Context: one part of a larger RNA
C1' cells in the first nucleotide's frame, strides 16, 4: 500500500502500481496596431443637399484630425513548460575524454554598413460551387511580406607566396589575383529594429574509454555485412547512401538469440560489505490513437501543426467531412486500491510588446482522503461509609477501585466575539478575515482496537461437547477447555489497531 473495525485537531508532505483502455464538457499558447492595408465604432473641425421652420438654426453626404477595437498580411513564440514509461539490453544512461569533423534563435561584446528600383498577393468588392468543413474565378491594394541592381571593413570558393604550430589526415596568422555574397524600417525624437563579419556565452550534435539484468535446456552469428576507391548526402565525421573492387567482420573475456526492464541522483533495509527498488523531488532518454513520411524553421521529422495508411468514434442532404486527455478537473472501464468539472495571475517562472498590458490548468493556493511523519487533546488535584453495581466466592470475602459520586481548580483544542499580519521597501494578496494576539462561556464535544495455551505481556466462571469453531508454527475442542464462544478481570498499543501483500 489495501481490507476489517474505529475515528477529534493542527503542521507538513503524498495520492490509477490495473487498461501506453475508450473518452461527453470546459480551460491548458499565444502576443505585436510603434511592421502593414482595410473595416468599424466614438469624438471634433470644415461642408452644407431635400426638408422644416422660431431666417439662422437641425441636418443626409464628403474632406481631415484625434482615440479606441480588430479579421487579415508580416513578426516573434508554438522545439520550452506540462504528461507518461509503451518501446529501448542501447553510446539509452552514468562517469570520463575528443571533435585538427560541427551548429547554436533571442543574449553580450566588437567592427562594418542600412543606397537604389521592381512585380505581385491576403484582406476588401462582384460572381459562383456545396448540406457541411470549405473552396474556384474576375478585379484593386499596402508593408519590417518577395524579387532585382549597386556597394564589400569582411566572409566564401579557387589558384599561389612567406612564417608559425602539431594529434596523422592537418591548423593558425599574413598577404596576392580572380569570382561570387547584404540590409527594412518604425515612433511620442529618448530611442529601437535590419544586413555581414569576428568572439563571448548559452544550448545542442557527433565520437571513444569504463560500467550497467537473466537463460548456453540459446553455440554458432553476418551481404551493406567487413574495408578500400570514387560519388552523393549532412551542420559535420562516417557503408549514412550508392557504383565498382576485395574477402572480409563477430564469437565461450558468451556473438547470435529468447525473457526482463526507462537509466541515474537517490529511496529502503543493513554495524557494515551487501541486498532489494528507482512513487514524490532533480538530470538524461523515449513516446504522443497505430505505422509511415516529410515541410516549415536557429531548433521538430513536431503531444493541444501538415500529408498518406490503418483501427475507432461523431456529423451527413450518401457527394463527403470531423477527431486523438500518456496537459488540468471530470466520465465509463478494469481493479483489492489512488482526488475537485474549484481560487487565482497577489508571488516565481515563462512567451509576445517600447510600454501599458495580455496569456500561463506551469506555478502559487484551496478542496477531499488517518495514505504517511510529526505534534497536542480527550482534563488536574483531592476524595474510603472502600457507595451502588458487575464478576469470582472456600460465603468470612476479595476484586474492578481513588476508579465513580462529590469538593475545589485549570482552560490546551474545537465553539463564540473582537483585533489582524509577513508573504509586495511605492501600488497591486487568490491564499484569507486564514495564520497570529484578547477576551468569554464552561469538564462541557472528543477511545478505540488487538491479544491474554507456549513461542509472548496477560486468568477465572458460564455455555458448547471432535459439534460450533480457532489457528503464525506446535497444536486446542469426543461434560470441569486459562487454546472455541460470552461475561468479569487483565496484557499490548492508541487516533489508532489488526490482517494480508511485498522488501531488507
Nucleotide at each position: 500500500a489495501a481490507c476489517g473495525c474505529u475515528g477529534g485537531c493542527g503542521g507538513c508532505g503524498u495520492g490509477c502500481c490495473u487498461a501506453a483502455c475508450a473518452c461527453a464538457u470546459g480551460c491548458a499558447a499565444g502576443u505585436c496596431g510603434a511592421a502593414c492595408g482595410g473595416a468599424g465604432a466614438u469624438g471634433u473641425u470644415u461642408u452644407g443637399a431635400a426638408a422644416g421652420c422660431u431666417u439662422g438654426c437641425u441636418g443626409a453626404u464628403a474632406a481631415g484630425c484625434a482615440u479606441c477595437u480588430u479579421a487579415g498580411u508580416g513578426g516573434c513564440g508554438c522545439a520550452c513548460g506540462g504528461g507518461u514509461g509503451a518501446g529501448u539490453a542501447a553510446c539509452a544512461c552514468g562517469u570520463g575524454g575528443g571533435c585538427a569533423a560541427c551548429c547554436u534563435g533571442c543574449c553580450c561584446g566588437g567592427a562594418a554598413g542600412u543606397c537604389u528600383g521592381g512585380g505581385a498577393u491576403a484582406a476588401c468588392a462582384g460572381u459562383g460551387c456545396g448540406a457541411a468543413a470549405g473552396u474556384a474565378c474576375u478585379g484593386c491594394u499596402a508593408a519590417u511580406a518577395c524579387c532585382g541592381g549597386a556597394u564589400a571593413c569582411c566572409u566564401u570558393c579557387a589558384c599561389g607566396a612567406a612564417g608559425c604550430u602539431g594529434c596523422c589526415u592537418a591548423g593558425c596568422u599574413u598577404u596576392g589575383u580572380g569570382a561570387a555574397g547584404a540590409a527594412a524600417g518604425a515612433u511620442u525624437a529618448a530611442u529601437u529594429g535590419c544586413u555581414u563579419c569576428c568572439g563571448g556565452a548559452u544550448g545542442g550534435g557527433c565520437u571513444c574509454g569504463c560500467g550497467u539484468c537473466c537463460c548456453a535446456u540459446u553455440a554458432g552469428c553476418u551481404a551493406g555485412u567487413u574495408g578500400g576507391u570514387g560519388a552523393g548526402g549532412u551542420a559535420a565525421c562516417g557503408g549514412c547512401u550508392c557504383a565498382c573492387c576485395a574477402a572480409g567482420g563477430c564469437g565461450a573475456c558468451g556473438a547470435u538469440g529468447g525473457g526482463u526492464a526507462g537509466c541515474u541522483g537517490g529511496u529502503c533495509u543493513g554495524a557494515g560489505a551487501g541486498g532489494a527498488c528507482g512513487a514524490u523531488c532533480a538530470g538524461c532518454c523515449a513516446c504522443a490513437c497505430u505505422g509511415g513520411a516529410a515541410c516549415u524553421g536557429a531548433g521538430a521529422c513536431a503531444c493541444g501543426g501538415u500529408c498518406c495508411a490503418g483501427a475507432c468514434u461523431c456529423c451527413u442532404a450518401c457527394g463527403g467531412g470531423a477527431g486523438g486527455c500518456a496537459g488540468c478537473a471530470g466520465u465509463g472501464g478494469g481493479g483489492a486500491a489512488u482526488c475537485u468539472u474549484g481560487c487565482g495571475c497577489a508571488a516565481u517562472g515563462g512567451g509576445c510588446g517600447a510600454a501599458a498590458g495580455c496569456c500561463u490548468g506551469a506555478c502559487g493556493c484551496a478542496g477531499c482522503a488517518a495514505c504517511g511523519c510529526c505534534g497536542c487533546g480527550u482534563g488536574a488535584a483531592u476524595g474510603a461509609u472502600g457507595a451502588a453495581g458487575g464478576c469470582c466466592u472456600u460465603c468470612g470475602g476479595g476484586u474492578c477501585g481513588u476508579a465513580a459520586a462529590g469538593u475545589u481548580c485549570u482552560g490546551u483544542c474545537a465553539g463564540g466575539g473582537g483585533g489582524g499580519a509577513c508573504g509586495a521597501u511605492a501600488a497591486u494578496g487568490a491564499c484569507g478575515g486564514u495564520a497570529c494576539c484578547c477576551c468569554c462561556g464552561g469538564a462541557g464535544g472528543a477511545a478505540g482496537c488487538c491479544c491474554c495455551g507456549g513461542c509472548u505481556a496477560a486468568c477465572u466462571a458460564c455455555g458448547u461437547g471432535c459439534c460450533a469453531g480457532c489457528a503464525g508454527c506446535c497444536g486446542c475442542g469426543g461434560u470441569a477447555a486459562u487454546a472455541c464462544g460470552u461475561a468479569g478481570g487483565g496484557g499490548g498499543c492508541g487516533a489508532g489497531c489488526g490482517u494480508u501483500g511485498u522488501c531488507c
This is a predicted structure of a 504-nucleotide part of an RNA (small-subunit ribosomal RNA, 5' domain) from an uncultured bacterium. Rfam family: Bacterial small subunit ribosomal RNA.